[in-house]
RNA sequence: UCUGAAAAACGCAAACCCUGGGCAACCUGGGGACGCAAAGCCACGAGUCCACCAUUACUUGGAUAGUCGGGUUACCGAAA
Numbered sequence: 001u002c003u004g005a006a007a008a009a010c011g012c013a014a015a016c017c018c019u020g021g022g023c024a025a026c027c028u029g030g031g032g033a034c035g036c037a038a039a040g041c042c043a044c045g046a047g048u049c050c051a052c053c054a055u056u057a058c059u060u061g062g063a064u065a066g067u068c069g070g071g072u073u074a075c076c077g078a079a080a
Stems, first nucleotide, its partner, number of pairs: 004076001011036002016031003020027002034066001040072003044069003047064005
């Protein structure tokens, strides 16, 4: 460097409940664990979702990093 063990340490936390914010998607905090070796961070590409307009589509604005890719930083440790 690659890699991720029926290993260990430190971590994160889905659904759901409570709380507050938001038109909404969704988010903050608390509880809670389905899972996760980047489930840390960045909306850059694709996807999905929401709002607006007038149904759709387009546009515009937003959300999602726990959909995939990409970028970037990082803990621990066997085998190869």
Record summary
c-di-GMP-I-GGC riboswitch aptamer from an uncultured Geobacteraceae bacterium, 80 nucleotides, folded computationally. The sequence was found by an Rfam model in a public genome assembly.